[in-house]
RNA sequence: AGGUCCGUGGUCUAGUGGUAUGACGCUGCACUCACACUGCAGAGAUCCUGAGUUCGAUCCUCAGCGGACCUA
Numbered sequence: 001a002g003g004u005c006c007g008u009g010g011u012c013u014a015g016u017g018g019u020a021u022g023a024c025g026c027u028g029c030a031c032u033c034a035c036a037c038u039g040c041a042g043a044g045a046u047c048c049u050g051a052g053u054u055c056g057a058u059c060c061u062c063a064g065c066g067g068a069c070c071u072a
Stems, first nucleotide, its partner, number of pairs: 001071007010024003018055001026042005048064005
């Protein structure tokens, strides 16, 4: 320098155009003498940024930023 893939709660992750899923973690309650385990409930993401297409974008297009890999 060129190419491919990726970017979603604190962490990991699902999603292929119609208001984002689950797990771990966190908080509260129950259980226990107490802790842990377990059960129930809850909080937590303007989906990397900007522009475009569309009635509508996490999703499609373009540019940028960041990361991984391959080639030189």
This is a predicted structure of a 72-nucleotide RNA (transfer RNA) from an uncultured archaeon. RNAcentral holds the sequence, with entries from ENA. Model confidence (mean pLDDT): 83 of 100. Rfam family: tRNA. By type it is a transfer RNA.